Predicted 3D model of a 372-nucleotide RNA (Bacterial RNase P class A) from a Thermaceae bacterium.

[in-house]
RNA sequence: UGGGAAGGGGGCACGGUCGCGCCCUCCCCAAAAGGAGGGUGAGGAAAGUCCGGGCACCGGAGGGCAGGGUGCCAGGUAACGCCUGGGCGCCGCAAGGCGACGGAAAGUGCCACAGAGAACAGACCGCCGAUCCGCCUUCCCUUCGGGGAAGGGUCAUGGAGGCAAGGGUGAAACGGUGGGGUAAGAGCCCACCAGCACCCCGGGAGACCGGGGUGGCUCGGCAAACCCCACCCGGUGCAAGGCCAAACUGCGGGAAGGGCUGGCCCGGCCCGCUGGGACCCGCGAGGAAAGGCCGCUUGAGGCCACGGGCGACCGUGGUCCCAGAUAGAUGACCGUGCACGACAGAACCCGGCUUACACCCCUUCCCGCCGG
Numbered sequence: 001u002g003g004g005a006a007g008g009g010g011g012c013a014c015g016g017u018c019g020c021g022c023c024c025u026c027c028c029c030a031a032a033a034g035g036a037g038g039g040u041g042a043g044g045a046a047a048g049u050c051c052g053g054g055c056a057c058c059g060g061a062g063g064g065c066a067g068g069g070u071g072c073c074a075g076g077u078a079a080c081g082c083c084u085g086g087g088c089g090c091c092g093c094a095a096g097g098c099g100a101c102g103g104a105a106a107g108u109g110c111c112a113c114a115g116a117g118a119a120c121a122g123a124c125c126g127c128c129g130a131u132c133c134g135c136c137u138u139c140c141c142u143u144c145g146g147g148g149a150a151g152g153g154u155c156a157u158g159g160a161g162g163c164a165a166g167g168g169u170g171a172a173a174c175g176g177u178g179g180g181g182u183a184a185g186a187g188c189c190c191a192c193c194a195g196c197a198c199c200c201c202g203g204g205a206g207a208c209c210g211g212g213g214u215g216g217c218u219c220g221g222c223a224a225a226c227c228c229c230a231c232c233c234g235g236u237g238c239a240a241g242g243c244c245a246a247a248c249u250g251c252g253g254g255a256a257g258g259g260c261u262g263g264c265c266c267g268g269c270c271c272g273c274u275g276g277g278a279c280c281c282g283c284g285a286g287g288a289a290a291g292g293c294c295g296c297u298u299g300a301g302g303c304c305a306c307g308g309g310c311g312a313c314c315g316u317g318g319u320c321c322c323a324g325a326u327a328g329a330u331g332a333c334c335g336u337g338c339a340c341g342a343c344a345g346a347a348c349c350c351g352g353c354u355u356a357c358a359c360c361c362c363u364u365c366c367c368g369c370c371g372g
Stems, first nucleotide, its partner, number of pairs: 001368010012337007020041008043343001047354002050352005055237004062266004067233005072086005087101001088099004102228002107226002109222003124167002126163003131160003135152007175193006194218002196215008241294004249284006257271005301320008338341001
């Protein structure tokens, strides 16, 4: 100096004018309203609502089934499908990146097109002429139709057949190379190699890694197809839920059973049983509602220091309080500066993931080029 990899931080600044939500103090006031002053007021993603939890209610949240999810190992965590470290596979010269990464030698299913054949394989081209029939030669028998015996190898555009080496198709064709063998061939046999299964030894906490032996075992792919195995999961969401307030009550009719319970079952609970009757229906009274208050923001909280850990993270101490609206505040305008301002707006809370994002800054590392 060029190109690249990983991680982190910031995400207009300052001033002026006007305005808004919430909180505190003061003034006024019976109170509310109002006024003055002060404080505070969006994000790294507040987003998608995709996971996990807190919290709240539901019917006892107990078992089974169904259903859903996750899926190498270890750790972190409240928990996770997240994060960290490691293993294995693939990609990259490298720094590094990506991976639903248990089981296909339990079962079922699927594998487009092409191709003969797509999974207890198959024979289109091709190879063979060992075998049988045919064919040819000779001989024998005959009821004259034919039949039989021996021998032969010319034919492969005569048949039955044998083969899977080579060609061809395909994403994929049932191990590879060499040798033996054969009519031609083939794990048919042998050597080496590759893979797999089983056994043993060594290393590691483990995933797994390294080495040795045995077996011709060669058993294609797909499980984000059914399925099997292991583990996890009750449902509904702050419009949860509670209070003001709600608990009751009058009249008429019916009435012996009625009501509740998650997708289902086992199982469970409550009220009533003959008139003062559970429960159901109708009409009233009361109340009034698109209401107010609580939940609501102090929390698995932020920052700093020290300690532990490779790390995610954890411990101890100190310090800080940092939106809480409910038609929904957090804004508008002007000036100056520059890097010229992107994506985007809280709605119960928190941890993640994913997606969007102008521009700027920092750290570490890799590959090259130039100079000393």
About this RNA:
The model forms 97% of the base pairs in the Rfam consensus. Model confidence (mean pLDDT): 76 of 100. The sequence was found by an Rfam model in a public genome assembly. It matches the Rfam family "Bacterial RNase P class A". By type it is a ribozyme. Rfam describes the family as follows. Ribonuclease P (RNase P) is a ubiquitous endoribonuclease, found in archaea, bacteria and eukarya as well as chloroplasts and mitochondria.